[in-house]
RNA sequence: GCCUCGUUAGCUCAGUGGCAGAGCACUGGUCUUGUAAACCAGGGGUCGGGAGUUCGAACCUCCCACGGGGCU
Numbered sequence: 001g002c003c004u005c006g007u008u009a010g011c012u013c014a015g016u017g018g019c020a021g022a023g024c025a026c027u028g029g030u031c032u033u034g035u036a037a038a039c040c041a042g043g044g045g046u047c048g049g050g051a052g053u054u055c056g057a058a059c060c061u062c063c064c065a066c067g068g069g070g071c072u
Base pairs, nucleotide, nucleotide: 001071002070003069004068005067006066007065010024011023012022013021018055026042027041028040029039030038048064049063050062051061052060
């Protein structure tokens, strides 16, 4: 330098054109002598950055940044 995959909640990951979600974690409550577990409820997101396509973009296209793998 080229090819390819990835970047979404604190962590691990779904979601592939029309509402942003799950598990764990966190907070409050119920229960318990107390803690944990269990159950109920809740908070937390400019979807890596920019531009384009579209009535509409986390999702499609281009550029950039960062990371993994491969080739030279």